This is a predicted structure of a 266-nucleotide part of an RNA (large-subunit ribosomal RNA, domain VI) from Leptolyngbyaceae cyanobacterium RU_5_1. Its Rfam family is "Bacterial large subunit ribosomal RNA". Rfam links the family to the GO terms ribosome and structural constituent of ribosome.
Context: one part of a larger RNA
This record gives sequence, C1' cells and structure tokens, in this order.
RNA sequence: CGUAGGAGCAUUGAGGGGAUUCCUCCUUAGUACGAGAGGACCGGGAGGAACGCACCGCUGGUGUACCUGUUAUCGUGCCAACGGUAAACGCAGGGUAGCCAUGUGCGGAGCGGAUAACCGCUGAAAGCAUCUAAGUGGGAAGCCCACCCCAAGAUGAGUGCUCCCAUAGGGUAAACCUAGUAAGGUCACGGAAAGAUCAUCCGUUAAUAGGCUUUAGGUGGAAGUACAGUAAUGUAUGAAGCUGAGAAGUACUAAUAGACCGAGGG
Repeated sequence: CGUAGGAGCAUUGAGGGGAUUCCUCCUUAGUACGAGAGGACCGGGAGGAACGCACCGCUGGUGUACCUGUUAUCGUGCCAACGGUAAACGCAGGGUAGCCAUGUGCGGAGCGGAUAACCGCUGAAAGCAUCUAAGUGGGAAGCCCACCCCAAGAUGAGUGCUCCCAUAGGGUAAACCUAGUAAGGUCACGGAAAGAUCAUCCGUUAAUAGGCUUUAGGUGGAAGUACAGUAAUGUAUGAAGCUGAGAAGUACUAAUAGACCGAGGG
C1' cells in the first nucleotide's frame, strides 16, 4: 500500500515445512519345514540405540565478586578488624536465578487410499494357451492422506462474532477536498515470560520496575565480648553473620505531563 467504511477478537486451510529410523529379547514354538544339523512366516509383548521437540522438579555444569578460606604486598597511625592489587575472578572450596546436558518428560500411531517390481482371476485376438487386448484382485521403508508446525499478499486477498457510526467548513447539489472526532490504535512513560533494532507481551495510580520488610535458596558459624590455653587456637553468646537475579507483602520512589493517528453510510 492492497484486501471497496473504520476497528477488535476468533477462525477455515489453498499451499509449504517437519517427522517417517534401527536393534535385541520373550512368546507363538523348538511348532511349520527338514533325514538331521538347524529353524521360520504371520501375530502378541518387553527393553534399548541414535535422532527430534520441550523443560529445569531430580542429578549435575556454568554462575567475573553471593558466601567462605588463604598467600604476597600496599593502605586505613599501630593491635584487632577491614579495603585495594596480584592480566582483565590472585589462588582455592561451594553456590540462587538464568542458560544448559551428561538430567527429566514426550515422539516416530493407521486392519487408510492409489500404485511399482512381482503374483493372480476371468479371457479373446489365435476353437489351444495366455495376468491383458475389454474387465477385475493382491502387492513396498516409496506416493497421497492421516500426525506436528507455519499459513488469506491464497492480489483467487476467504469466514464468523462483536464495537463505532446521519459532525463541521468549502463545493449551487452530488462527486470530491479539508478539519475535529467515534470504536480503536500509536507515540510517550515503568518494564519482561520478549528482544540486535524493530516486533511481541504486561503495566501507566496500580504491585509495572526500584526501594523496604519477611522469606525460599546459598555460604557455613560474623564482629565484639567472655572463658580455656604460655601461645597458635578452641568454645559460648548463636543454624550466627552476610547474601545478585527467586517468592510474598508494602505506594516510600518512578510509571508524570501529555501529543498524534483514526470512518462519515460503505
């Protein structure tokens, strides 16, 4: 921009994409078959491999400063207690959210259709024979459906429901032009289950973000003081102190002030 008024929501599916895998075991059955050795079709059940999709409750990884330990050195006058630096975490032990796999869940279902090679039935040309010439069956991981996803720019632009509609000026009237609006939308502002931007989604006076309080989780027992010990250190106060993203609550702070687009009876 189009989809012959303007919108919001829900849909149909032309078409397109994805998937389609394999193995082992049990049973049927040591049956059919076979002299024996061996050893099935068909059917039923179980387990697994790789692959794919999703997720983070479990097991783990990461988690650049969340907690702790520790070396050297510098600083806060000293002790104690802390802070900086050590190549973009000094080193080391753990680790929330998020992301992830090695973790977990699920998937590849059809006694549907038309067929290929092939196997048939009936059957002439050609008194026989012949699956084929007329006619008519079976038959594959393949084809078309079925399963999952996208999808009306499918310009062939589809369908349903709901909402808004008889304003103003110009134009002799109509067509038409302009303006402010309706339903609705955009910008702006606070953001995240979203994200390069855009888009999507949520919110704008309410729990949207931050703060604060409480808490899950993490770390692992703070400082100070007291006691024991010559001391290093240990014990008690005390599941202590500290704690980014998680959860709940709470308007303390900021979502203010606003601007614009958008029909005229199809």
NCBI's taxonomy places the organism under Bacteria, Bacillati, Cyanobacteriota, Cyanophyceae, Leptolyngbyaceae.